Transfer RNA from Candidatus Jorgensenbacteria bacterium RIFCSPHIGHO2_02_FULL_45_20, 72 nucleotides, folded computationally. The same sequence occurs in records of 2 taxa. Lineage of the source: Bacteria > Bacteria candidate phyla > Candidatus Joergenseniibacteriota. It matches the Rfam family "tRNA". Rfam links the family to the GO term triplet codon-amino acid adaptor activity.
RNA sequence: GCCAGCGUAGCUCAGUGGUAGAGCGACUGUUUUGUAAACAGUAGGUCGUGGGUUCGAUCCCCUCCGCUGGCU
Numbered sequence: 001g002c003c004a005g006c007g008u009a010g011c012u013c014a015g016u017g018g019u020a021g022a023g024c025g026a027c028u029g030u031u032u033u034g035u036a037a038a039c040a041g042u043a044g045g046u047c048g049u050g051g052g053u054u055c056g057a058u059c060c061c062c063u064c065c066g067c068u069g070g071c072u
Stems, first nucleotide, its partner, number of pairs: 001071007010024004018055001026042005048064001050062003
């Protein structure tokens, strides 16, 4: 330099056009002498950036940024 994949909650990942979710973690409550466990609940997201298509974009197209792999 060329090609491909990935970027979504603190972490690991779903979600392939119609108001964004799970597990773990955090916090609160119940329980306990107390901690853990268990149970119930709560919070946490400009979906990497900037544009485009569309009535509507996490999803489709383009640019850029970052990470990973392959080729040279």